[in-house]
C1' cells in the first nucleotide's frame, strides 16, 4: 500500500438581535446556567418511599449454575480455564447432572438403548422343501447400530484371552489460590444423542412504586374497610378518615464528576485536590442574521444511580494480525 481485529473521542462551530424556564441579586433591570451517547427498550440491580407484626418450617412460582477477583447489588464487569469457530489478531457458549425417573429422534432396519437376529456363517437331522440349535466377527437399514488395529481361540464366531490406540473411572506427582494441565501406573469398566425437552441437584429471591409518599385548606362522609402468593407452629398486640379538588413539599449533594498519585495483569480500591453542572408540570433551551465546516445520522430529561440491549451520517486516533513490496 491492501485487507481485517479490538478499543477511546467528537456528536456541527463562532458572533449578534429577538423570545422561554430556573437559581441568585445592589430588583420593572443586571449575573450566572439550561437534554444524551444512548436522554430509547423497561430487560436486570440498587438507592429512597410506603406497607406487610415476629421467629421457625414447608408448599408454590422465578431466576442462576467452571474457576477467582470486583461491586451497594446483579442474570453484570474483569481476568482465567474447557468447548467450538477463525491462517491469525481476536470471537461465540443457556460452561452442574442422562445408569433416579419419564419422553424424543418421520422411514427404512432384526434391533435406536443394560437396544439384535433380516441376508450370511457353523453344527444336529432331512422328506432336499425345511426343522432344530450357536453366533453378532462379514454384509444389509439408517443420520446414528454393542471402541478401532493387529493376533490367539473356536464347529463357526465373540474383549472370551493378549498387545496397542482411543474412551470411562481412580491414584500418585509436577504447576497453578482454583477450574485445569501435563507425566505415570491401576482396572476389561467399554454403560450412543438430547436437559434454551420435562426432571434432578446446589444457590438466591417480601411487595408496590416519586401517579412512591408528607404537609395544610376546603368541600363531602360516619363506613368495619385498608394489596402485600398460600399453609402449619409458636410468640406479640393495637391503628384510624374510606373519598374529591387545589397548592407547598418531595426536586437534585450523588454508592456523583474531573485531575492527580499509589496498588492491582485488569476490572477496581485508597488517598489529595478542584468545581458544583437542567428542574419543566400540557411540559422550558426556539426564531432570525452573517461566516466556517467534516454539510450534521440515530434522536428530547420527568426521582436518581450501576448495567445490559437496540438505532445511528459523518470525522479523528491507540494497538494488534494477513498478504505483496522495497530498505
Nucleotide at each position: 500500500u491492501a485487507g481485517g481485529u479490538a478499543u477511546g473521542g467528537c456528536a456541527g462551530a463562532u458572533a449578534g438581535u429577538u423570545g422561554c424556564c430556573c437559581a441568585c441579586u445592589u430588583a420593572u433591570a443586571g449575573u450566572g446556567g439550561g437534554a444524551g451517547g444512548a436522554a430509547a427498550g423497561u430487560c436486570c440491580g440498587g438507592g429512597c418511599u410506603g406497607c406487610a407484626g415476629c421467629a421457625a418450617g414447608g408448599c408454590a412460582g422465578g431466576a442462576u449454575u467452571c474457576c477467582a477477583u470486583c461491586u451497594a447489588a446483579c442474570g453484570g464487569a474483569u481476568g482465567g480455564c474447557u468447548g467450538g469457530g477463525g491462517u491469525a489478531a481476536c470471537c461465540c457458549a443457556a460452561g452442574g447432572g442422562c445408569a433416579a425417573g419419564u419422553g424424543c429422534a418421520a422411514c427404512a432396519g432384526a434391533g435406536a438403548g443394560u437396544a439384535g437376529a433380516c441376508u450370511a456363517c457353523c453344527c444336529a437331522c432331512u422328506u432336499u422343501g425345511g426343522u432344530g440349535g450357536g453366533c453378532a466377527a462379514a454384509g444389509g437399514u439408517g443420520a446414528a447400530a454393542g471402541g478401532g488395529u493387529g493376533g490367539u481361540g473356536u464347529a463357526a464366531g465373540a474383549g472370551a484371552c493378549c498387545a496397542c490406540c482411543g474412551g470411562u473411572a481412580u491414584c500418585u506427582a509436577u504447576a497453578g489460590u482454583a477450574a485445569u494441565a501435563u507425566a505415570g501406573g491401576u482396572a476389561g469398566c467399554c454403560a450412543g444423542g438430547u436437559a434454551a425437552a420435562c426432571c434432578c441437584a446446589a444457590u438466591c429471591c417480601g411487595c408496590a412504586g416519586c401517579a412512591a409518599g408528607a404537609a395544610g385548606u376546603a368541600c363531602c362522609a360516619g363506613g368495619u374497610a385498608a394489596a402485600a402468593g398460600c399453609c402449619u407452629u409458636g410468640c406479640a398486640u393495637u391503628u384510624u378518615g374510606u373519598g374529591u379538588a387545589c397548592u407547598u413539599c418531595g426536586c437534585a449533594u450523588g454508592a456523583g464528576u474531573u485531575a492527580g498519585u499509589u496498588a492491582g495483569u485488569a476490572a477496581u480500591a485508597g488517598c489529595u485536590a478542584a468545581a458544583u453542572a437542567a428542574g419543566a408540570u400540557a411540559a422550558a433551551u426556539a426564531a432570525c442574521u452573517a461566516u466556517c465546516c467534516u454539510c450534521g445520522a440515530c434522536a428530547g430529561a420527568a426521582c436518581u444511580c450501576g448495567g445490559c440491549u437496540u438505532a445511528u451520517a459523518g470525522c479523528c486516533g491507540u494497538a494488534c494480525c494477513u498478504a505483496a513490496c522495497c530498505c